[in-house]
RNA sequence: AUAAAAACGAAUGAAUGACCUCAUAUAAAGUCGGGAAUAUGGCCCGAAAGUUUCUACCCGAUAACCGUAAAUUAUUGGACUAUGAGGGAAAGUGAUCGUUGA
Numbered sequence: 001a002u003a004a005a006a007a008c009g010a011a012u013g014a015a016u017g018a019c020c021u022c023a024u025a026u027a028a029a030g031u032c033g034g035g036a037a038u039a040u041g042g043c044c045c046g047a048a049a050g051u052u053u054c055u056a057c058c059c060g061a062u063a064a065c066c067g068u069a070a071a072u073u074a075u076u077g078g079a080c081u082a083u084g085a086g087g088g089a090a091a092g093u094g095a096u097c098g099u100u101g102a
Base pairs, nucleotide, nucleotide: 006100007099008098009097010096019087020086021085022084023083024082025081026056031047032046033045034044035043041066042065050057058078059077060076061075062074063073064072
């Protein structure tokens, strides 16, 4: 004169990030098959299909309708999942400087 790992401190704050909001998808819709109930009932199981889409495809409320038969109808409240955007706590990671190392 030069100098590593590591530790501590300072400052910084990219990315990630639980969670929240919004958008898109899907209408938590519709179709088909088998079985079941019957006004104190109106369900259960399965399949295909729908999404540049993985998953899900349910739980309730109200009204109607069906005079005992095999068929339900309308309205309405409530999610999850995928992707994108915005916001975003703590911890952790990265880059910078200082000290120790020396």
The RNA shown here (Purine riboswitch aptamer) has 102 nucleotides and comes from Metabacillus indicus. Its Rfam family is "Purine riboswitch aptamer". Rfam links the family to the GO term purine nucleobase biosynthetic process. Clan: Purine riboswitches. For this family Rfam cites "Three-state mechanism couples ligand and temperature sensing in riboswitches" (Reining et al., Nature, 2013). About the family: Riboswitches are metabolite binding domains within certain messenger RNAs that serve as precision sensors for their corresponding targets. Allosteric rearrangement of mRNA structure is mediated by ligand binding, and this results in modulation of gene expression. The sequence is in RNAcentral, with records from Rfam and Ribocentre. Its mean pLDDT, the model's own confidence on a scale to 100, is 75.